[in-house]
RNA sequence: GGGCCGAUAGUUCAGCGGUAGAAUUCCUCCUUCGCAAGGAAGAGAUCCGAGUUCAAUUCUCGGUCGGUCCA
Numbered sequence: 001g002g003g004c005c006g007a008u009a010g011u012u013c014a015g016c017g018g019u020a021g022a023a024u025u026c027c028u029c030c031u032u033c034g035c036a037a038g039g040a041a042g043a044g045a046u047c048c049g050a051g052u053u054c055a056a057u058u059c060u061c062g063g064u065c066g067g068u069c070c071a
Stems, first nucleotide, its partner, number of pairs: 001070007010024004018054001025043002028040003047063005
């Protein structure tokens, strides 16, 4: 320098044109003499820019970062 893959919640991952979900974490409540476990409720996210579209996390292009392969 080039090819390919990836970037979504504090963390690990799904989702892939129309309402973003799970686990875990955090907060509150119940249960206990208290803690743990359990139950209920809640908060919390689409890497950046442009384009296509009625509508973009999703498609296209560029950039940044990470991984991998080739030179």
Predicted 3D model of a 71-nucleotide RNA (transfer RNA) from a Candidatus Pacearchaeota archaeon.
Model confidence (mean pLDDT): 81 of 100.
Rfam family: tRNA. It is annotated as a transfer RNA.
Lineage of the source: Archaea > Nanobdellati > Candidatus Pacearchaeota.